[in-house]
Molecule: Glycine riboswitch aptamer
Organism: bovine gut metagenome
RNA sequence: GCUCUGGAGAAGCUCACAUUCGCUGUGAGGGCCGAAGGUGCAAGGUGCCGGGCAAGGCGCCAAAUCUCUCAGGCAAAAGGACAGGGC
Numbered sequence: 001g002c003u004c005u006g007g008a009g010a011a012g013c014u015c016a017c018a019u020u021c022g023c024u025g026u027g028a029g030g031g032c033c034g035a036a037g038g039u040g041c042a043a044g045g046u047g048c049c050g051g052g053c054a055a056g057g058c059g060c061c062a063a064a065u066c067u068c069u070c071a072g073g074c075a076a077a078a079g080g081a082c083a084g085g086g087c
Base pairs, nucleotide, nucleotide: 001087002086003085004084005083006082013029014028015027016026017025018024031074032073033072037070038068040066044061045060046059047058048057049056
């Protein structure tokens, strides 16, 4: 990486228009979720300044299931971090 299996959270929200009258489509409204993806951060490492040494200051690298909620999602379906089996 491929394949099989398991896999959470949160309104089947309201209104308007359209309508093939459908659990449909578009727009608006604010309410929520965090486990596609993405954002930010620690310890630590590193460079420069400082300086006898140091204290200190500035920058860079740096994790997540933490954080943000951009994206995505809030019946089912699909998706799904992660885990197990096989290759």